[in-house]
RNA sequence: CUUGCAGGCCGGGUGACCGCGGGCGCCUACGGGCGCUCGAGGAAAGUCCGGACACCGCAGGGCAGGACGCUGGGGCAACCCCAGGCGGCGAAAGCCGACGGAAAGUGGAACAGAAAGCAGACCGCCGGCGGGCAACCGUCGGUAAGGGUGAAACGGUGGAGUAAGAGCCCACCAGCGACCGUGGCGACACGGCGGCUCGCCAAACCCCGUCCGGUGCAAGGCGAAGCAGGUCCCGCUGACGCGGCCCGCCGAGGGACCGGGUGCGCCGCAGAGAUGGAUGGUCACCCUCGACAGAAUCCGGCUUACAGGCCUGCUACGGGA
Numbered sequence: 001c002u003u004g005c006a007g008g009c010c011g012g013g014u015g016a017c018c019g020c021g022g023g024c025g026c027c028u029a030c031g032g033g034c035g036c037u038c039g040a041g042g043a044a045a046g047u048c049c050g051g052a053c054a055c056c057g058c059a060g061g062g063c064a065g066g067a068c069g070c071u072g073g074g075g076c077a078a079c080c081c082c083a084g085g086c087g088g089c090g091a092a093a094g095c096c097g098a099c100g101g102a103a104a105g106u107g108g109a110a111c112a113g114a115a116a117g118c119a120g121a122c123c124g125c126c127g128g129c130g131g132g133c134a135a136c137c138g139u140c141g142g143u144a145a146g147g148g149u150g151a152a153a154c155g156g157u158g159g160a161g162u163a164a165g166a167g168c169c170c171a172c173c174a175g176c177g178a179c180c181g182u183g184g185c186g187a188c189a190c191g192g193c194g195g196c197u198c199g200c201c202a203a204a205c206c207c208c209g210u211c212c213g214g215u216g217c218a219a220g221g222c223g224a225a226g227c228a229g230g231u232c233c234c235g236c237u238g239a240c241g242c243g244g245c246c247c248g249c250c251g252a253g254g255g256a257c258c259g260g261g262u263g264c265g266c267c268g269c270a271g272a273g274a275u276g277g278a279u280g281g282u283c284a285c286c287c288u289c290g291a292c293a294g295a296a297u298c299c300g301g302c303u304u305a306c307a308g309g310c311c312u313g314c315u316a317c318g319g320g321a
């Protein structure tokens, strides 16, 4: 150089003219006009998570249900962030992980295969008996080393041993332990010891721990205007409120259908900001010729989309000097 990896930033620029919306000031013949100034994003998006705020009864109890789940710290909180541990991937920088429990219980593992669980024997190996001249066949038993099936077959390699074999025994390795020591706040790591040994699935039920009342700005509040009631049902033996259920609480109205009226303004509402909803266009020059996309209560996150370009740090399997 190249290659990847991580983090950050930009994402047309300048000028002129025309236009749109908000605020302030001035003028007005009240229709508006003029001047100044401000006016989309890193994701405004998906609406996935959390919070503020608002109402529902005070935000009550239990069951059910749901979310989360290694450790330490940060944060109001979070399916958030930082650092670390463990596991997987990569040559590395680094990336990814719903990452508590399978010695509580229940359950599952398609197809194949003899056998998918406190196992089993299809081929094979070995022994006894019977038959056969023999090859071998039949039968009873032993075995799990080898073959075969499978995603997965009850540790691996070597030795000793045996009729053949086998953690049956031994060495090393792997794995297990609710044991000990050392280091670490901790997850955990390392060493020792023990008995020699069975796994997988909890985004299966479940168990353990922590947390969770519901509905969302069309929440909700204020003002103005207008109207006409009727039928049925439920309710102080407690309705409605309260949502899946029960309890507790409250205490007088509630519901369905038909008919009538209204369908306006303001606040909530923001250092852009409406409720017909603004943020744009034309021309000139330049360049690397411009991607994804556009607010609607606000804030913190996550995720997804994105032409092209810039900066910083790092890696070296491989190639070049």
Stems, first nucleotide, its partner, number of pairs: 001319001002316001004314007012286007020039008041292001045303002048301005053216004060247004065212005070084005085099001086097004100207002105205002107201002117154001122147002124143008155173005174197001176194002179192005220267004229258006241249001287290001
Bacterial RNase P class A from a Pseudomonadota bacterium, 321 nucleotides, folded computationally. It matches the Rfam family "Bacterial RNase P class A". Rfam's curators write: Ribonuclease P (RNase P) is a ubiquitous endoribonuclease, found in archaea, bacteria and eukarya as well as chloroplasts and mitochondria. Rfam links the family to the GO terms tRNA processing, ribonuclease P activity and dimeric ribonuclease P complex. The model forms 96% of the base pairs in the Rfam consensus.